[in-house]
Context: one part of a larger RNA
Molecule: small-subunit ribosomal RNA, 5' domain
Organism: uncultured bacterium
């Protein structure tokens, strides 16, 4: 010198970063993923309107108010459908492995949304949830009968620069092969919705080629301990034929062969998520991976798939476990290593706050809406930097206080006092941002009431009446903690008497202890200072 710290003493304030290192130990309770009415049947709720009836008011033909009735109009819980839910956020348990780092390969792949390019949408079917009717269950929730819509699901037409099979020219390569081009057979699409009086725009579908983004796979090389761990291996290693992917492989299998690793350390065993980096160091080393960033693995434990452009999926299913609830005993329900919070463990580690104002994300044409991502705020000297507790003058060297060789003198100490002067932080009082432009509305342009650009108006901040600024009073309201025997800066007195007691190491203490305990005084740092822990 460092620290994601603890512990004692002590504490003005701001900034900016940080805050379960232990039990990946159980969780009470809220809230962390939803959105789309411009895809669709419908209409409980909520607001208009339109028809009917009742009261009241009176200006007789309207106004109020109620009650019932209509999806006609804004809208919408609940269904069906799409998109999203494989992002974002946590956590380090596994894992010594192509996990991860680097550097390559894929003639062995795929990629929703998004970009650019060609083209294309023809005509049909049958169905089901919501509803409705019934039915069983304590509850989770099931069942049955029957109605019906679609951008939901299924044929049939057309379609190739797309697949796939054969026959072929011509070119490359890197074993299998790959590409260009032409024959000919097969195969596969599609949804619609909104504005408008229209024309017509908007916004979507379907196919293919291409792009960009993410992935997935294969290999070289590289980064932990033990040889007191020396042998390991049966789908093991390789062929051939399948199956299975998106693809390649013994990935899976059926036959066939005897192979395949190992002292250049195989196999066991312990440890351990890696990696940018971060500490120390003069440097080679050493050591660490905690916040951020990258990439892995995982979600109560184990295992399995399912949908899907993408999971073998934290807040989705399914099975078994183990645990905690509920129950009418006959069955259910649940998973904070997301954000608070709570019990437990520990020497420890914060609020059941605010706001979507801003980035950023899902959905939607769009207003918006959802977002404990995010941005704020609270708590904690836990860290680093920064600023304050005041500044100049002031000698009868004051009083106390300690020492002394004691009438006197050192020392505290220019320190106080006392003059003057200043007002940072803090307290009082004005003023008071910047984070804000998208979006919205009118206008004017470019081809086309939309889409883009410009202009003007209005509107939209949680932090916050902060920050910052101005002003007032006032030195005022702000110093401590270790240490003084060497090492190592800083010395004397009294107690104590190998006793209390100190201590990193040597070592102090048995009557004059600078080393225990108190003074006084001195050194170190200094809103902190010391002790322990850990790594250099």
């Nucleotide at each position: 010198g460092a620290u994601g710290a603890a512990c004692g003493c002590u504490a003005g304030c701001g900034a900016c970063a940080g805050g379960c290192u232990u039990a990946a130990c159980a969780c009470a309770u809220g809230c962390a993923a939803g959105u789309c009415g411009a895809g669709g049947g419908g209409c409980a709720g909520c607001g208009g309107g339109g028809c009917g009836g009742c009261a009241g008011g009176c200006u007789u033909g309207c106004c109020u108010g109620c009650c019932g009735u209509u999806g006609c109009c804004g809208g919408c819980g609940a269904c069906c459908g799409g998109c999203g839910c494989a992002c974002g956020g946590g956590u380090g348990a596994g894992u010594a492995a192509c996990a991860c780092g680097u550097a390559u390969g894929c003639a062995a792949c795929c990629u929703g949304c998004c970009c650019g390019u060609g083209g294309c949408a023809g005509g049909g079917g049958g169905a089901u949830a919501a509803g409705c009717g019934g039915g069983g269950g304590a509850a989770a929730c099931c069942c049955c009968g029957u109605c019906u819509a679609a951008u939901a699901c299924c044929g049939c037409g057309u379609a190739a620069c797309g697949c796939g099979g054969c026959c072929u020219u011509g070119g490359g390569g890197c074993a299998u092969c790959c590409c260009c081009g032409g024959g000919c057979c097969g195969c596969c699409a599609a949804a619609g919705g909104g504005a408008g009086c229209a024309a017509u725009c908007c916004c979507g579908g379907c196919c293919a080629c291409g792009g960009a983004u993410g992935g997935g796979c294969a290999u070289g090389c590289g980064g932990c301990g033990c040889a007191u761990u020396a042998g390991c291996u049966a789908g093991u290693c390789g062929g051939c034929g399948g199956g299975g992917u998106a693809a390649c492989g013994g990935c899976c299998c059926a036959c066939c062969g005897a192979g395949g690793c190992g002292a250049c350390g195989a196999u066991g065993c312990g440890u351990a998520g890696g990696g940018g980096u971060u500490c120390u160091g003069a440097g080679a080393g050493g050591a660490a991976g905690g916040c951020c960033c990258c990439c892995c693995a995982c979600a109560c434990u184990g295992g399995u798939a399912c949908u899907g452009a993408g999971a073998c999926a934290c807040g989705g299913a399914c099975c078994a476990g183990a645990c905690u609830c509920c129950u009418a005993c006959g069955g259910g329900a649940g998973g904070c290593a997301g954000c608070a919070g709570u019990g437990a463990g520990g020497a420890a580690u914060a609020u059941u706050g605010g706001u979507c104002a801003a980035u950023g994300g899902g959905c939607g044409c769009g207003a918006g809406c959802c977002u404990g991502a995010a941005c704020c705020a609270g708590c904690c000297a836990a860290g680093u930097c920064g600023c304050g507790u005041g500044a100049g003058g002031g000698a009868a060297g004051a009083c106390g206080g300690c020492c002394c060789u004691a009438c006197g003198g050192g020392u505290u100490g220019u320190a106080a006092a006392c003059c003057u002067c200043u007002u940072u932080u803090g307290c009082c009082g004005g003023g008071g941002a910047g984070c804000a432009a998208c979006g919205g509305g009118c206008g004017c342009c470019a081809c086309g009431u939309g889409u883009g650009g410009c202009g003007c108006c209005a509107c939209u901040g949680a932090g916050a009446g902060u920050a910052c600024c101005c002003g007032g009073a006032g030195a005022a309201a702000a110093a401590g903690c270790a240490u003084c025997g060497g090492c190592u800066a800083a010395c004397u007195c009294c107690g104590u008497g190998c006793c209390a007691g100190c201590a990193g190491c040597c070592g102090c203490g048995g009557u004059a202890a600078u080393a225990c305990g108190g003074a006084g005084g001195a050194u170190g740092c200094g809103a902190g200072c010391g002790u322990u822990a850990u790594c250099c």